Record summary
SAM riboswitch aptamer (S box leader) from Patulibacter sp., 91 nucleotides, folded computationally. Taxonomically the source falls in Patulibacter (Bacteria, Bacillati, Actinomycetota, Patulibacteraceae).
[in-house]
RNA sequence: GACGCAUCCAGAGGAGUGGAGGGACUGGCCCUACGAAGCUCCGGCAACCACCGCGCAAGCGGAGACGGUGCCAAUUCCAGAGAGAUGUGGC
Numbered sequence: 001g002a003c004g005c006a007u008c009c010a011g012a013g014g015a016g017u018g019g020a021g022g023g024a025c026u027g028g029c030c031c032u033a034c035g036a037a038g039c040u041c042c043g044g045c046a047a048c049c050a051c052c053g054c055g056c057a058a059g060c061g062g063a064g065a066c067g068g069u070g071c072c073a074a075u076u077c078c079a080g081a082g083a084g085a086u087g088u089g090g091c
Stems, first nucleotide, its partner, number of pairs: 001091001003089006013042005021031003025080004043072003048068002051062004076083001
């Protein structure tokens, strides 16, 4: 990076830095100098992988102090699309 599969109406923010954008895209509608994005630290949510138990398996259940990710305005903010995001698998 393309492809397959699963999920996307639940949940969870403070400080420092920074200094005007941000919510993928288009159209809306919002957030933002009472401080946007990005970066750092700390905290938190959740439970995809991993882990534990049962099972031939599909799968069901459990824990989350420790491992790998993810996430912490608004239903993926709303609508649209041959759309996007996250995890995982083999390539």
The prediction has a mean pLDDT of 87. Of the family's consensus pairs, 93% are formed in the model.